[in-house]
RNA sequence: GGGGGUGUAGCUCAGUUGGGAGAGCGCUUGGUUCGCAUUCAAGAGGUCAGGGGUUCGAAUCCCCUCAUCUCCA
Repeated sequence: GGGGGUGUAGCUCAGUUGGGAGAGCGCUUGGUUCGCAUUCAAGAGGUCAGGGGUUCGAAUCCCCUCAUCUCCA
């Protein structure tokens, strides 16, 4: 320098026809307990890596950039 993959909540990840942003763990609050743990219920938490484009509508399609992994040289 060139090819390919990945980037979504604090962490691990799902989201496959373009239309509702989600799960588990963690966190907070409440119940249960003398208290803790366990367990139950509720809740908070998101620039879907960044920018632009297409579209009535983009995490999803197209282009550029960044980070990281990998292959070739």
Molecule: transfer RNA
Organism: Abditibacteriota bacterium